[in-house]
Parts: sequence; structure tokens; C1' cells
RNA sequence: ACGUAAAAAGCAAAACUGUCGUAAGGCAGUGACGCAAAGCUAUAGGGUUUUAUGCAAUAAAACAGCCAGUUGCCAA
Repeated sequence: ACGUAAAAAGCAAAACUGUCGUAAGGCAGUGACGCAAAGCUAUAGGGUUUUAUGCAAUAAAACAGCCAGUUGCCAA
């Protein structure tokens, strides 16, 4: 550097329940679709989504399991 394999670990989609929020969505429990970063980062960048005003845009909010940036386990 890479991620075919092994080993030790880890995370947790959808759905359901409770709760916060106008909402997107967040948190907790149950649960596993999957993940070599499904660790972290939303004022470093892109993209998507929500709300308000309104039909042009602007402002605020959300998503890292969309791309991306950054930091790591192991050792065929």
C1' cells in the first nucleotide's frame, strides 16, 4: 500500500415500543439487513432531505449506512 484468507473484537438496517421535534430526523430498548472503518467529522467540500416565507431566492434545521475528509484493528 492492499483487503483474497485467518484470528481477536466491533457496529447495527428495516420493523416494533417508548420519548423529543411542526417536520426531516434524534435518543433508549428489542431486533439483524448488512458493514474492512457502518469509528469520528455537517462552518473543509459536494449531494440529498425538512420547515418558514413564498413561487425567485433566502434563512434555519437534519442526514456520516450518499460521495468525501480524517484516524484506526489484524497480518495471508